This is a predicted structure of a 361-nucleotide RNA (Bacterial RNase P class A) from a Chromatiales bacterium. Rfam family: Bacterial RNase P class A. It is annotated as a ribozyme.
RNA sequence: GGAGCCGGCCGGACAGCCGCUCCGCCACGUGCUGGCGGGGAGGAAAGUCCGGGCUCCGCAGGGCAGGGUGCCAGGUAACGCCUGGGCGGCGCGAGCCGACGGAAAGUGCCACAGAAAACAGACCGCCGAUGGCCCCGCCUUCGGGCGGGGAUCAGGCAAGGGUGAAAAGGUGCGGUAAGAGCGCACCGCGCCGGUGGCAACACGCGGCGGCACGGUAAACCCCACCCGGAGCAAGACCAAAUAGGGACCCCAUGGUGUGGCCCGCACCGGGUCCGGGUAGGUCGCUAGAGGCGCGCGGCGACGCGCGUCCCAGAUGAAUGGCUGUCCCCGACAGAACCCGGCUUACAGGCCGGCUCCCGCU
Numbered sequence: 001g002g003a004g005c006c007g008g009c010c011g012g013a014c015a016g017c018c019g020c021u022c023c024g025c026c027a028c029g030u031g032c033u034g035g036c037g038g039g040g041a042g043g044a045a046a047g048u049c050c051g052g053g054c055u056c057c058g059c060a061g062g063g064c065a066g067g068g069u070g071c072c073a074g075g076u077a078a079c080g081c082c083u084g085g086g087c088g089g090c091g092c093g094a095g096c097c098g099a100c101g102g103a104a105a106g107u108g109c110c111a112c113a114g115a116a117a118a119c120a121g122a123c124c125g126c127c128g129a130u131g132g133c134c135c136c137g138c139c140u141u142c143g144g145g146c147g148g149g150g151a152u153c154a155g156g157c158a159a160g161g162g163u164g165a166a167a168a169g170g171u172g173c174g175g176u177a178a179g180a181g182c183g184c185a186c187c188g189c190g191c192c193g194g195u196g197g198c199a200a201c202a203c204g205c206g207g208c209g210g211c212a213c214g215g216u217a218a219a220c221c222c223c224a225c226c227c228g229g230a231g232c233a234a235g236a237c238c239a240a241a242u243a244g245g246g247a248c249c250c251c252a253u254g255g256u257g258u259g260g261c262c263c264g265c266a267c268c269g270g271g272u273c274c275g276g277g278u279a280g281g282u283c284g285c286u287a288g289a290g291g292c293g294c295g296c297g298g299c300g301a302c303g304c305g306c307g308u309c310c311c312a313g314a315u316g317a318a319u320g321g322c323u324g325u326c327c328c329c330g331a332c333a334g335a336a337c338c339c340g341g342c343u344u345a346c347a348g349g350c351c352g353g354c355u356c357c358c359g360c361u
Base pairs, nucleotide, nucleotide: 001357002356003355004354005353006352007351008350009349010348012326013325014324015323016322017321018320020040021039022038023037024036025035026034027033028031042332046343047342049341050340051339052338053337054231055230056229057228061263062262063261064260066227067226068225069224070223071085072084073083074082075081086100087098088097089096090095101222102221106220107219108216109215110214123161124160125157126156127155130154131153132152133150134149135148136147137146138145139144169187170186171185172184173183174182188211189209190208191207192206193205194203195202196201235283236282237281238280245274246273247272248271249270250269254268255267256266257265290309291308292307293306294305295304296303297302
């Protein structure tokens, strides 16, 4: 000097005039009023994917079905999140990713190619010692016997080659007719033990075994752990209006009770259709598993202690309009009960730490 990785932050500014919304106080003409003071969109407010707080349901108790997570140890109110570690993969590296329990419980699938795709085989090949065929030599009691050679049939092989993403562990030596863990050595695999670690797991540690027959569970499945339901349009209160309406059905061996089914429990009604009334107001609604600062503990997520601050509460929905200046020419983009996460989007810029490359000294 360049290229990256991880973390944090900003994300238009200043001035003037008018306007909007909430809270507090004061005033009166009590109002869609005036005055003063204070506050007023985000890191994602987004997606609605998880987890909760809170509200309601006379079981929320048990079970089945169903759903979720899936290495270990922690954090947290909790989680599918976060932290640290293990194993695996990618990267020179800083780092990043993981749907990461089980294939020896069972079932299914592995196209095409290939002989054969799982208690799985012979296309090209190799052997042919034993029996059969052919040739030669010797012997012969003329039945045959012995020896050598050749090609193969029966038979033997799965070592070599081919196919494929993947084919009965790998290398070497011995052995065999030729071969094969057939045997042996080392490696790999399985089991047992030892050492370290809370554990997952690791070990240039030891022993035994020729060694179960590949992969796939984001296929069905098995295993471990977790899960009542519905949701602020939850729910509570006030006011007003109407038709305490009509028809039909079930009816205690019944019906209802916040997803389905069963048991239990509680209650005594329940369902369908037609028709009528009200969609108003207040609360819930913002002081929180809250923010910030400092200290202590912890590798860390985070926890504890002290101090300090109040930081939107609308409801057809509050931040707008005009003017002037600056310049980054302005990205993604607006709360609706509230938090903890994850994911997605983001012009431009700042800070810190770490890695790699090049050059100089």
The coordinates come from a structure-prediction model, not an experiment, and the mean pLDDT is 78. The organism belongs to Chromatiales, within Bacteria.